This is a predicted structure of a 1478-nucleotide RNA (small-subunit ribosomal RNA) from an uncultured marine eukaryote. It matches the Rfam family "Bacterial small subunit ribosomal RNA". Model confidence (mean pLDDT): 82 of 100. RNAcentral holds the sequence, with entries from ENA and SILVA.

RNA sequence: GAGUUUGAUCAUGGCUCAGGAUGAACGCUAGCGGUAUGCCUAACACAUGCAAGUCGUACGGGAGUUUUUAACUCCAGUGGCAAACGGGUGAGUAACACGUAAGAAUUUGCCUUUAGGAGAUGGAUAACAUUUGGAAACGGAUGCUAAUACCUCAUAUUGCGUUUACGUGAAAUGGUUAUGUAAUAUUAGUUAUCAUUUAAUAUUACAAAUAUACUGCCUAAAGAGAAGCUUGCGGCUGAUUAGCUUGUUGGUAAGGUAAUGGCUUACCAAGGCGACAAUCAGUAUCUGGUUUGAGAGGAUGAUCAGACACACUGGAACUGAGACACGGUCCAGACUCCUGCGGGAGGCAGCAGUGGGGAAUUUUCCGCAAUGGGCGAAAGCCUGACGGAGCAAUACCGCAUGAGGGAUGACUGCCUAUGGGUUGUAAACCUCUUUUUUCAGGGAGGAAUAAAUGACGUUACCUGAAGAAUAAGCAUCGGCUAACUCCGUGCCAGCAGCCGCGGUAAGACGGAGGAUGCAAGUGUUAUCCGGAAUCACUGGGCGUAAAGCGUCUGUAGGUGGUUUAAUAAGUCAACUGUUAAAUCUUGGGGCUCAACCUCAAAACUGCAGUCGAAACUAUUAGACUAGAGUAUAGUAGAGGUAAAGGGAAUUUCCAGUGGAGCGGUGAAAUGCGUAGAGAUUGGAAAGAACACCGAUGGCGAAGGCACUUUACUGGGCUAUUACUAACACUCAGAGACGAAAGCUAGGGUAGCAAAUGGGAUUAGAUACCCCAGUAGUCCUAGCUGUAAACGAUGGAUACUAGAUGUUGGACAGAACGAUCUGUUCAGUAUUAAAGCUAACGCGUUAAGUAUCCCGCCUGGGAAGUAUGCUCGCAAGAGUGAAACUCAAAGGAAUUGACGGGGGCCCGCACAAGCGGUGGAGCAUGUGGUUUAAUUCGAUGCAACGCGAAGAACCUUACCAGGGUUUGACAAGAUACGAAUUCUUUUGAAAAAAAGAAGUGCCUUUUGGAACGUAUACACAGGUGGUGCAUGGCUGUCGUCAGCUCGUGUCGUGAGAUGUUGGGUUAAGUCCCGCAACGAGCGCAACCCUUGUUUUUAGUUGCCAUUAUAUGGAACUCUAAAAAGACUGCCGGUUAUAAACCGGAGGAAGGCGGGGAUGACGUCAAGUCAGCAUGCCCCUUACACCCUGGGCUACACACGUGCUACAAUGGGCGAGACAAUGAGAUGCAAAUCUGCGAAGACAAGCUAAUCUAUAAACUCGUUCUAAGUUCGGAUUGUAGGCUGCAACUCGCCUGCAUGAAGUUGGAAUCGCUAGUAAUCGCUGGUCAGCUAUACAGCGGUGAAUUCGUUCCCGGGCCUUGUACACACCGCCCGUCACCCCAUGGAAGCUGGUUAUACCCGAAGUCGUCGCUCUAACCUUUUGGAAGAGUACGCCUAAGGUAGAAUUAGUGACUAGGGUGAAGUCGUAACAAGGUAACC
Repeated sequence: GAGUUUGAUCAUGGCUCAGGAUGAACGCUAGCGGUAUGCCUAACACAUGCAAGUCGUACGGGAGUUUUUAACUCCAGUGGCAAACGGGUGAGUAACACGUAAGAAUUUGCCUUUAGGAGAUGGAUAACAUUUGGAAACGGAUGCUAAUACCUCAUAUUGCGUUUACGUGAAAUGGUUAUGUAAUAUUAGUUAUCAUUUAAUAUUACAAAUAUACUGCCUAAAGAGAAGCUUGCGGCUGAUUAGCUUGUUGGUAAGGUAAUGGCUUACCAAGGCGACAAUCAGUAUCUGGUUUGAGAGGAUGAUCAGACACACUGGAACUGAGACACGGUCCAGACUCCUGCGGGAGGCAGCAGUGGGGAAUUUUCCGCAAUGGGCGAAAGCCUGACGGAGCAAUACCGCAUGAGGGAUGACUGCCUAUGGGUUGUAAACCUCUUUUUUCAGGGAGGAAUAAAUGACGUUACCUGAAGAAUAAGCAUCGGCUAACUCCGUGCCAGCAGCCGCGGUAAGACGGAGGAUGCAAGUGUUAUCCGGAAUCACUGGGCGUAAAGCGUCUGUAGGUGGUUUAAUAAGUCAACUGUUAAAUCUUGGGGCUCAACCUCAAAACUGCAGUCGAAACUAUUAGACUAGAGUAUAGUAGAGGUAAAGGGAAUUUCCAGUGGAGCGGUGAAAUGCGUAGAGAUUGGAAAGAACACCGAUGGCGAAGGCACUUUACUGGGCUAUUACUAACACUCAGAGACGAAAGCUAGGGUAGCAAAUGGGAUUAGAUACCCCAGUAGUCCUAGCUGUAAACGAUGGAUACUAGAUGUUGGACAGAACGAUCUGUUCAGUAUUAAAGCUAACGCGUUAAGUAUCCCGCCUGGGAAGUAUGCUCGCAAGAGUGAAACUCAAAGGAAUUGACGGGGGCCCGCACAAGCGGUGGAGCAUGUGGUUUAAUUCGAUGCAACGCGAAGAACCUUACCAGGGUUUGACAAGAUACGAAUUCUUUUGAAAAAAAGAAGUGCCUUUUGGAACGUAUACACAGGUGGUGCAUGGCUGUCGUCAGCUCGUGUCGUGAGAUGUUGGGUUAAGUCCCGCAACGAGCGCAACCCUUGUUUUUAGUUGCCAUUAUAUGGAACUCUAAAAAGACUGCCGGUUAUAAACCGGAGGAAGGCGGGGAUGACGUCAAGUCAGCAUGCCCCUUACACCCUGGGCUACACACGUGCUACAAUGGGCGAGACAAUGAGAUGCAAAUCUGCGAAGACAAGCUAAUCUAUAAACUCGUUCUAAGUUCGGAUUGUAGGCUGCAACUCGCCUGCAUGAAGUUGGAAUCGCUAGUAAUCGCUGGUCAGCUAUACAGCGGUGAAUUCGUUCCCGGGCCUUGUACACACCGCCCGUCACCCCAUGGAAGCUGGUUAUACCCGAAGUCGUCGCUCUAACCUUUUGGAAGAGUACGCCUAAGGUAGAAUUAGUGACUAGGGUGAAGUCGUAACAAGGUAACC
């Protein structure tokens, strides 16, 4: 920085992601090189080999070789030095262990320097020899021998004993090597010869206590390096660990140590540590560093380096300069091995390696060539330290897998709108190169020195040759997050880091193609830091999101007014020392670059010291008065405690009057009452509470406090002067107070009232309502210590605009006074500027601006639960987790929706009326049932006389049976035939077979068009599915008045404003006002029709005459064009507006009546069966043809209608008046026949011409209140009509039959005027009809509307909300079931720790009893001294006991959590239907 709570928003808040890192592991894959790294787990057990030896120039001896008086080599033993280094590991350790900075009371082999010494003796012993025990390991006895092994004496300035003095204290002249003089002999040389002399060799003697050199030895001093000790400061967690300590703290003395010291012992004192966290528990080696981070921090402590600790577990000492010793010793324990069973041996946390554990970590390699270490004089020997190689993509770094050209953009794959796109210059193909690879040849440095010496090493590197040759994968592609399509699957399989995806069109699963990212790697997992300002020092918060203790007093602590001086602890500055090296950073250098290595600088932010400064803090001393306090004078008050008094009311009791109910509720009942209630009058008693005043009035720290009076008492406020002189603020722990309920003891009890009983309500009602009623409420004395103890707001101080009330003071002015005005102090409220806030809101009484102190918070749930502890009589309170689970939980505000919230308004919504439905019969539709099938759809309003404006066949989609398969239909290919018509047979028909007739039209003469048949294939076909994939159309809210936009403004934002408000309207209609101004879709108007008139036009219409055609244009009418109505005019009301009311005129008056017209949207509303259409499905069948049946069934239920129940009527007779509309397969007059339906015949009419009795109505007559002369169902019978065909299953007529029904329960529907009601007429569909339906037409023609309380629906405003799929919402708890983790629990099993007691190895120390004994002394029966043994103290392991603590487990049990569709209710959210909550 992003994702994720919401319909959307802001903020809070958690979860998650993108980055970096790793001693990593796992999956898939893999060409090379360099440099690093490699048991994080079982400090588990270890086979095998190696990892520490060396010195013969310390010593005696043995063996071997040779050139044998000797020399050389090797070796066990004695002796010296080393083995305390190097190497490994991190178990323990919370400690002076480590880091850092200081310190004093110490030691120090080898090394360096300085000074001195090194004299005289002595006795042994291993080896060896002999002998002997034992399986072995290992010994025993006797005898011999050496030393640089051991001992004694002498000497010693400097040493030690504190000084003098005195005493005391050492050694190896040892090892190696080299050298001189004399004599004699020989040889050689010099010289002419002799002599002399020189040189060499050999022998002997001497020098000699010789000289020189190297090395070693002893003493002392100093240094370097090393080690021990002490101290300040620093770095983990837990208080559900608060007290710990007896050698403990200190002193004296002694011992002990290299050295200080309770280090140890005796005695004395009673101290020491701890809230600045002792003790206890858990965890853990520490550091330089590493990693992350902007930093501050956080996490970490592999490799490298410093320190510590450990070496199978525990204990102990020995040797030594150094150890309490990894590859030494002793003891105990566990384990393993050998054994002749008697006894012995061992310790890989060295290098390799094995087993085991584990997700997981290498070769039983080479070499001492280099660096370093041990020994040695040296040569040299040893060195699993080290140098190298091997294994591992474990990490980092580098390189390659080719480069250039190459389009008809090949093939393939994938997609496609079928045109193409993409894979893709990618390939093929051409040219080129050779890092790498293979082969061959050459070839360093690392070696220091003149020579010799290289594990690595067939090295690095160089040269040549061959040939693109040997070399690419992994993950991802819904958003975060770069990258998209197809197929498969169908809430399945699966994915997933978070949100989430998958229920038939999945960019999210699996595959494919393509793309993206990184690349010899890539993903996943784990862990750490970051992001996370999500523990906030830098750098957060606490009114409502988590969070202010219920309130006060006050200790430690923190903080603190003005001023002067001093000091210099903090602070600041300079310098010095240190802060190991490596690492990091910067600049250079070296490997071809880089990683890596290396040089230099810087840094190491720290600590300590020295010298300064003096502003601030601090300390000390002094001064001040503004904070704080005291005194004095006033003042208000339900402040507190105790006592006394009072009246009203309630209830009960007594008495009187009186006589039937009272009481209670939504309505009732329980209850009380003729044994006298209730009512009323008088009297008495009791307890509790104090009307009016009374008020966002008062007082108190809070809880809280209210009749009146008295006593005692706390605090506040105001004013004045005087005094003290910072005495202050806040407060962990501590203490005090603390509503109601509750508890203990004793009283009291009128009213009220948990529990409880009864009556109601209810499906139930353990409730709400009613009648009763006990604890309790009251008092006294104690306890409890909690509340939504709230202003959900800790306390103190200072500062920062106002305005308006109100309480208590003081002052000033005015006034006689009540009082008024102003100033000021202290409270208490409202409003508001700045500012703050997520917003709401707060706003001098801050939630503003600052300082100080305290308390508290860190996602929701589990849970204020469990456990432990403290308190309590108990109830319970305080403190207070975790496992597990979710991705949210929560705040404020917004828009909607909803409310058994509110306000305003409208509607045949109610009301007022009229007529119906619901009852009967029938018609029709639906459900249900039935059926082979009863085709399908429509289902609250908004399905049900609906699709269907007409099912006998057809329709028809359904069922049974019979048939067909390129098909009944479309178009394409080939062949044949014109087409077509008729007849016969079979069959239920479809159809099949046979026969006959027929040769047409156009033409370029090939053929073509149309039709039929046959063939094969692409295809046809489907009323099969999905209306929840769709188009189109429709219904509904609703002809309701609404729905939006642009710009501006307001708000962080969602959004608001406009559109709200005041009026008005049928209307978001109009007017006014207004941070809005305008606009759009709706409303209205424009359209059609109807009502009036005019003009024009008159045929088939109208009128007149005649009765045939003429005439007329006045009326009716027809159909074109106009006019007309606009609140235009007048008056009134309102606000002068809009508008309304009334009036005039007018055919019509305030939208004149009716229609068409349906905003944004809602209902996944309806329709795939009108049509169209995606996808899926069927293809000898889910297609097509035919016959018959069914859609018409029938116990029943519902809707819509018709006809009635009669006299406002029925029957009969006579008479009158319409309009719409229809009519050539048609409407049909007239005439004739029939009772009639109808039939026969037949004018007229392609229609203002012809075709139809309008009925109710009027007149007359009859019926007379009845199941009828009402009503007509049902049934019988006889006919008529349509049609191939009326059985299932048509309509009509005549005659006969004559059912139910006497106005319809609960409930419910329509209608406001030419309306309802009532009367008939017409049309479509149609062969006919089930039409009583539907769509129209006219005739006659009412009643009522007070009004908006209520029911229903709707609109606007407002309010609440935990709803947003929006109340058909949300949501709580028990029970039942599955799973998960946890608590309790009789107990059981381990670990750890301390204590007490027993036993007590090895060993140091002490004691000296016994035994033994070479050096010295004594000469002896000895002494000193030593060794062994014994005893004592301490003490490991072990045992016993009771504790503490911790872990595991446990029958049973408790609550908790999670879990698409379980049960019971409906507690909460709206007034949630009894307001909710503590």